Description: This is a predicted structure of a 346-nucleotide RNA (Bacterial RNase P class A) from a Spirochaetota bacterium. It is recorded under the gene name rnpB.
RNA sequence: AGAGGGGACCAGGCGGCCGCGCGGGCCCCGUAAGGGGCAGCGAGGAAAGUCCGAACACCGCAGGGCAGGAUGCCGGGUAACGCCCGGGCGCCGCGAGGCGAUGGAAAGUGCAGCAGAAAAUAUACCGCCCCGUUUUCGGGGUAAGGGUGAAAUGGCGAGGUAAGAGCUCACCGCUCCGUCAGCAAUGACGGGGGCAUUGUAAACCCCAUCCGGUGCAAGACCAAGCAGCAACCGCCCGAGAACGGCCCGUUCAAGGUUGCGGGUAGGUCGCAAAGAGGCCCAUGGCGACAUGGGCCCAAGAUGGAUGGCCGCAUAAACAGGAUUCGGCUUAUGGUCCCCUCUUUUA
Numbered sequence: 001a002g003a004g005g006g007g008a009c010c011a012g013g014c015g016g017c018c019g020c021g022c023g024g025g026c027c028c029c030g031u032a033a034g035g036g037g038c039a040g041c042g043a044g045g046a047a048a049g050u051c052c053g054a055a056c057a058c059c060g061c062a063g064g065g066c067a068g069g070a071u072g073c074c075g076g077g078u079a080a081c082g083c084c085c086g087g088g089c090g091c092c093g094c095g096a097g098g099c100g101a102u103g104g105a106a107a108g109u110g111c112a113g114c115a116g117a118a119a120a121u122a123u124a125c126c127g128c129c130c131c132g133u134u135u136u137c138g139g140g141g142u143a144a145g146g147g148u149g150a151a152a153u154g155g156c157g158a159g160g161u162a163a164g165a166g167c168u169c170a171c172c173g174c175u176c177c178g179u180c181a182g183c184a185a186u187g188a189c190g191g192g193g194g195c196a197u198u199g200u201a202a203a204c205c206c207c208a209u210c211c212g213g214u215g216c217a218a219g220a221c222c223a224a225g226c227a228g229c230a231a232c233c234g235c236c237c238g239a240g241a242a243c244g245g246c247c248c249g250u251u252c253a254a255g256g257u258u259g260c261g262g263g264u265a266g267g268u269c270g271c272a273a274a275g276a277g278g279c280c281c282a283u284g285g286c287g288a289c290a291u292g293g294g295c296c297c298a299a300g301a302u303g304g305a306u307g308g309c310c311g312c313a314u315a316a317a318c319a320g321g322a323u324u325c326g327g328c329u330u331a332u333g334g335u336c337c338c339c340u341c342u343u344u345u346a
Base pairs, nucleotide, nucleotide: 001342002341003340004339005338006337007336008335009334010333013312014311015310016309017308018307020042021041022040025038026037027036028035029034044318048329049328051327052326053325054324055323056215057214058213059212068211069210070209071208072207073087074086075085076084077083088102089100090099091098092097103206104205108204109203110200111199112198125146126145127142128141129140130139131138132137154172155171157169158168159167173195174193175192176191177190178189179188180187181186219269220268221267222266228260229259230258231257232256233255240252241251242250243249275297277296278295279294280293281292282291283290284289
């Protein structure tokens, strides 16, 4: 210099003018309701997808089982998780590193297209070898070689043989047993077995663990109007209404008043200042994280607030809450740190 890998952080700042939301701030006006002014605070790292796990609420529930769903190496973290950390194993990469639903295929069932001779207990297309015949063809042997496929009955070398073959042997692999290391997954070493059923479980299935349902439009409270019910007053004796400031008066008049009530419209709460909160330090731990100490923390809408213009400058990405948290995934601009490989120079 080029090509890569991993991680952390930021998401605009300042000034001026105009504008929006909030309430446990201050001041002014007002008896109060309320109004005005000033100051303060006012979206995100993903607020998103709504994919997991919880809190919370209501409904359901004696206990157990079936069905169904999710997860799936081992150990740890956490309120919990399908998340995170550490480790093992496999695969990819020269490497830094990355990816993996990563339990079970001798419990059973199913499936394996095309190609290929043959795809799970059967097989000989080419080739090779032997025999007969000998132009050629027929019979037998052979899985070493070629060819097909995602996958071909362990790999490789030597011996052996007509040619071959775990047929025999060494090494590697596989499997069983033992010892050692490790909490474990697993690994190392030694010995036995010629090796007996290829793959597929995000196919059915088996095994282990976990799981009741619905979501803040949950749910709680207040409560017009209208239906209904009850009590009282009244319909020749006039409840009540109109005219009116009031009384008298005139006219009209058969209904009127009050309460209860379910809970609709509407409103209040849930819901916002405080919690599985944040930052710093110390201690323990490889780490996720835990414990202790100190400090800090006022968005809260509901036709739904956080915006616009100008200047310092060239200011730009993805994108905006709606019950609240912990994750994952996806979208996206930039800065910094560490590391790897290649080339060149010193």
Background:
RNAcentral holds the sequence, with entries from ENA. The source organism's lineage runs through Bacteria, Pseudomonadati and Spirochaetota.